[in-house]
Context: one part of a larger RNA
Molecule: large-subunit ribosomal RNA, domain VI
Organism: Candidatus Iainarchaeum sp.
């Protein structure tokens, strides 16, 4: 763009895709069938695992350049608080992950090679010529994913419209232009479990969409300041310095998570658009 008015949802499923499954083993069947014995199955039933595939992050582990603590060098005059070196060490939420967790039946149909039944041609025989029955990890279906561009271009539900004004041509029917109204959509705007860009999903004051704030949760591990104690050093004998220690203090700091709260920003606007 088309699908013969426009638009928003929900579907159907012709067709297409997949390897989504593969395999080992224990118990039982059973010391049975079979076999002189030695040995020694299977169908079926019921457990466990390995590989692959898909999904997920409750648990375990990893990462964690948000973040907490410790510490080195240097700089901001000192303290405190910080900058720089992903500095180093040690924890760790969310997220992402595997080494973690979950799932991963079989059945039916038509057949191949093959096995047969009945059975003539050919009085016999013969699975085949007519007819009938079985038979594979393969094929098709059930499963999963996708799929109205399936041109026979589908179905269904809701909404809007099937209007107004006007120019030109025309006798008229009508044709061809301009403007208004107009369901809905798009852009812009606030964002995201979505994302290379588009796209997708949510919100836009009739609002909890993001930020901020507050509360919780979670992480780290007890902040600064003040006071207690402190091996000792020093002193003009009044005191001063002092690694650290204890209390205040389960503190302080942080919070990609949860909730609450319109405080801030979603303002103002632009475009498309059916009208037979």
């Nucleotide at each position: 763009u088309g699908u013969u008015g426009g638009u928003u949802g929900u579907c159907u499923g012709a067709g297409g895709g997949u390897a989504a499954g593969a395999u080992u083993u224990g118990u039982u069947u059973a010391g049975u069938a079979c076999g002189a014995g030695a040995g020694g199955a299977a169908c079926g039933a019921u457990g466990a695992g390995u590989c692959g595939c898909a999904g997920c992050c409750u648990c375990u582990g990893g990462u964690g350049u948000g973040u907490g603590g410790a510490u080195u060098g240097u700089c901001u005059g000192a303290c405190a608080a910080g900058g720089c070196a992903u500095g180093u060490c040690u924890g760790g939420u969310a997220g992402c992950u595997a080494c973690g967790c979950u799932g991963u039946a079989u059945u039916c149909g038509a057949u191949a090679a093959g096995u047969g039944c009945u059975g003539a041609a050919a009085g016999c025989a013969u699975c085949u010529a007519a007819g009938c029955a079985c038979g594979a990890a393969g094929c098709g279906a059930a499963a999963c994913c996708u799929a109205a561009a399936a041109a026979u271009a589908g179905a269904u539900a809701g909404c809007c419209a099937u209007u107004c004004u006007u120019g030109c041509a025309g006798a008229a029917a009508u044709g061809u232009g301009a403007g208004a109204c107009g369901a809905a959509g798009a852009c812009u705007c606030c964002g995201g479990a979505a994302g290379a860009a588009g796209a997708c999903c949510g919100g836009u004051u009739u609002g909890a969409u993001a930020g901020a704030u507050c509360a919780g949760u979670a992480g780290u591990g007890u902040a600064a300041g003040u006071u207690u104690c402190g091996a000792g050093c020093u002193u003009u004998c009044g005191g001063g310095c002092g690694a650290g220690u204890a209390a205040u203090u389960a503190a302080g700091c942080u919070u990609u998570c949860u909730g609450a709260u319109a405080c801030u920003a979603a303002g103002a606007g632009u475009c498309u658009g059916a009208g037979g």